[in-house]
């Protein structure tokens, strides 16, 4: 330096070929339950989808650029 891949609340992961309140596990906080604690049950906070622009009526999705991991080749 070319290319392919990947980035989504704190943590793992979905999200049908563009269709919409971005969905579940777990952590987490408040609540019940218990003599307490776990576990169990109820609510609850947290993402402008890496950033920055385009295309569209509509973008996590597409398309250009740009930055961070991987990997290939040179």
């Nucleotide at each position: 330096g070319a290319c392919c891949u990947u980035g989504u609340g704190g943590a793992g992961u979905a999200a049908u070929c563009g269709g919409a309140u971005a969905a579940c596990u777990c952590a987490c906080c408040g609540g019940g339950c218990u003599u307490u604690c776990a576990a169990c049950c109820c609510g609850g906070a947290g993402a402008u989808u890496g950033c920055g622009g385009g295309u569209u009526c509509a973008a996590a999705u597409c398309c250009c650029g740009u930055c961070g991991g991987g990997g290939u080749c040179g």
Model confidence (mean pLDDT): 80 of 100. A computed fold for a 74-nucleotide RNA from a bacterium, annotated as transfer RNA. Rfam family: tRNA. It is annotated as a transfer RNA. Rfam describes the family as follows. Transfer RNA (tRNA) molecules are approximately 80 nucleotides in length.